RNAcentral holds the sequence, with entries from MGnify. Glycine riboswitch aptamer from a pig gut metagenome, 72 nucleotides, folded computationally. The coordinates come from a structure-prediction model, not an experiment, and the mean pLDDT is 75. Its Rfam family is "Glycine riboswitch aptamer". From the family's description: This family represents the bacterial glycine riboswitch.
[in-house]
RNA sequence: AAACGGGAGAGUGCCGCGUAAGAACUGCGACGGCCGCCGAAGGGGCAAAACUCUCAGGCAAAAGGACCGUUU
Numbered sequence: 001a002a003a004c005g006g007g008a009g010a011g012u013g014c015c016g017c018g019u020a021a022g023a024a025c026u027g028c029g030a031c032g033g034c035c036g037c038c039g040a041a042g043g044g045g046c047a048a049a050a051c052u053c054u055c056a057g058g059c060a061a062a063a064g065g066a067c068c069g070u071u072u
Base pairs, nucleotide, nucleotide: 001072002071003070004069005068006067011035013034014033015032016031017029018028019027020026036059037058038057042055043053044052045051
């Protein structure tokens, strides 16, 4: 480095928009805005770090995922 397995945290919040029905309520969703929140890809700081910052990323599921185990 590769394969397999395990793998957390934090609103599927509110509004808008579209769509089904269609008066409304309600359901779904590619998206937009606002606020709140998380730190375990990466990045910055520090001698270093799992500490810290939250730039990026993330906050239903999926995906990702530090780290751990086995094999080559």